[in-house]
Context: one part of a larger RNA
RNA sequence: CCUGCAGCUAGACAAGAAGACCCCGGGAGCUUUACUGCAGCUUGGUAUUGGCUCUAUGACUUGGAUGCGUAGCGUAGUGGUGAGAGAUUGAAACUCCGUUUUCGGAUGGAGCGGACUCGACGAUGAAACAGCCAUCUUUCAAGUUUUAGAAUCUAACCUUAAAGGUAAAAACUAUAGGGAACAGUGCCUGGUGGGCAGUUUUUCUGGGGCGGAAUCCUCCCAAAGAGUAACGGAGGAAUUUAUAAGGUCGGCUAGGGCCGGAUGGAAAUCGGUCCGAUUGUGUAAAGGCAUAAGCCGGCUUAACUGCGAGACCUACAAGUCGAGCAGAUGCGAAAGCAGAACUUAGUGACCCGACGGCUCUUUAUAGAAAGGCCGGAGACAAUGGAUAAAAGCUACCCCGGGGAUAACAGGCUGGUGAUGCCCGAGCGUCCAUAGCGACGGCAUCGCUCGGCACCUCGAUGUCGGCUCAUCCUAGCGCGGGGCUGGAGAAGGUCCCAAGCGUGUGGCUGUUCGCCACUUAAAAGGAUACGCGAGCUGGGUUUAAACCGUCGUGAGACAGGUUGGUCUUUAUCUACUGCAGG
Numbered sequence: 001c002c003u004g005c006a007g008c009u010a011g012a013c014a015a016g017a018a019g020a021c022c023c024c025g026g027g028a029g030c031u032u033u034a035c036u037g038c039a040g041c042u043u044g045g046u047a048u049u050g051g052c053u054c055u056a057u058g059a060c061u062u063g064g065a066u067g068c069g070u071a072g073c074g075u076a077g078u079g080g081u082g083a084g085a086g087a088u089u090g091a092a093a094c095u096c097c098g099u100u101u102u103c104g105g106a107u108g109g110a111g112c113g114g115a116c117u118c119g120a121c122g123a124u125g126a127a128a129c130a131g132c133c134a135u136c137u138u139u140c141a142a143g144u145u146u147u148a149g150a151a152u153c154u155a156a157c158c159u160u161a162a163a164g165g166u167a168a169a170a171a172c173u174a175u176a177g178g179g180a181a182c183a184g185u186g187c188c189u190g191g192u193g194g195g196c197a198g199u200u201u202u203u204c205u206g207g208g209g210c211g212g213a214a215u216c217c218u219c220c221c222a223a224a225g226a227g228u229a230a231c232g233g234a235g236g237a238a239u240u241u242a243u244a245a246g247g248u249c250g251g252c253u254a255g256g257g258c259c260g261g262a263u264g265g266a267a268a269u270c271g272g273u274c275c276g277a278u279u280g281u282g283u284a285a286a287g288g289c290a291u292a293a294g295c296c297g298g299c300u301u302a303a304c305u306g307c308g309a310g311a312c313c314u315a316c317a318a319g320u321c322g323a324g325c326a327g328a329u330g331c332g333a334a335a336g337c338a339g340a341a342c343u344u345a346g347u348g349a350c351c352c353g354a355c356g357g358c359u360c361u362u363u364a365u366a367g368a369a370a371g372g373c374c375g376g377a378g379a380c381a382a383u384g385g386a387u388a389a390a391a392g393c394u395a396c397c398c399c400g401g402g403g404a405u406a407a408c409a410g411g412c413u414g415g416u417g418a419u420g421c422c423c424g425a426g427c428g429u430c431c432a433u434a435g436c437g438a439c440g441g442c443a444u445c446g447c448u449c450g451g452c453a454c455c456u457c458g459a460u461g462u463c464g465g466c467u468c469a470u471c472c473u474a475g476c477g478c479g480g481g482g483c484u485g486g487a488g489a490a491g492g493u494c495c496c497a498a499g500c501g502u503g504u505g506g507c508u509g510u511u512c513g514c515c516a517c518u519u520a521a522a523a524g525g526a527u528a529c530g531c532g533a534g535c536u537g538g539g540u541u542u543a544a545a546c547c548g549u550c551g552u553g554a555g556a557c558a559g560g561u562u563g564g565u566c567u568u569u570a571u572c573u574a575c576u577g578c579a580g581g
Stems, first nucleotide, its partner, number of pairs: 001581007010573003014568002022402006028394004034199005040192003044188005050153002053150004058145008067136001077135005084118003094111007157179005163173002202214003211231001215237006238383001239282001240341002246300007255275006280289002283346001285344003304327004310321003316384001329338003355375004360371004409456001410454001411452003415449001417445006426436002463538001464536003468530001469527005476501003479496006503517005544562004548557003
């Protein structure tokens, strides 16, 4: 070295299971003051549903009463007719009892009485309650009827009992009670309604969540045409103006420095001189602006109607500029200018419905309805607006995917960290450098916390302990040396050196740390924070449960607490032992 046997488990990112964590897409279960429904419960109406009485109320009929401005004998409702009407069938007057009252009166009945009473005529806008007919206001009585309430009845309906019925029940029948037009039930209807159901709950994102953002305007980035990204750096908008901040005509020039001047000052108003746009522009920034687009005044409404050649921009849809023509108008002597504002933000498609207007259309010709055209509003801000209408939890979870994307490990980086070097202000009695060393600068390492998201999500098992280790040196002890602020001893600091060594206990799951006692010393690291197909399973990190806090709730919590299945007979490599060649 080869072969075999027996072992061991470091590796084959071993096997097992299309990762359960995380994200994306889908689903399911659960919750609720998410949305929309449906049972259920409840309200009212009506039908099943009938009789009688009372009360209240409305309508109608019959009869009776009622009616006061002033003038006037007087309590004259209104219209008509009318010259007579009533009375021994008992007039006036008087007495008594009622009704009504505006307290003046009006009116009904009985008694007594025994023959009159009222009217045309004067006064009044209107003439006789003398008489008759009709009618209005208020009111009384009776009747019919509507509605509501209350009481009551029995015959619907409900229910109880025993009986018949039957093999036994049930249906059904008759009887006797109880309740009763209520209840129950049908239809319509308002409310309530996670009891149940179907769904919604956006996206971007140096993982996701939390936060922030989503449309428009200005600048930089933007690389001298245009355009150009990021959760890049800075700011604004969702308007304002008719007492113009619009149009036009005419006029004017800010702001600052210096000097001078009462109160008067840094700064008010005044004079001189110099600089020249720093001022101003409704509102952010940029670009403009003195012929002013800035400031002041006069007159005004072009902040018009109908169009629009031609361009810019642009995927589309939108957006922007616009000479000129017709009509009517404002200012100006005129030429002319004017279809808002120095410009660029100040915003919302289609549909449905509502509103105003129109010499439009249709219809069974209706002062009606429906539609069309024109106009201006109402919002979708997740701002090209999915719907008229929508929030959450899941550790009980499931499926499809992803190393397109997080947690472990590795990789890159090296801000942070560790170590070293340079400079040397200063400390060190004196003296920068025995020992230190500010402010700074430069490296090295890849151990900490990070950043990135490159292999792995059809799985690379994760803290600590045990066992067994191999290596590094930036050296803790043992060895050799330089300097010393090294007398000696003991030290300090630096250089060489990795051969060997580098503890046992208490607490805690702990690594770490603190403590105790030893020791020559109780060094620091790397090895998938070495090592779970070697062990453990205390912690973390499923399902159960308790507490605190949060949440309406389902539930949640790098908060605490108790409990909680650790699989694999070794094919190959590696290693160990034995045997043979």
The part of an RNA shown here (large-subunit ribosomal RNA, domain V) has 581 nucleotides and comes from a Parcubacteria group bacterium. It matches the Rfam family "Bacterial large subunit ribosomal RNA". Its family is annotated with structural constituent of ribosome and ribosome in the Gene Ontology.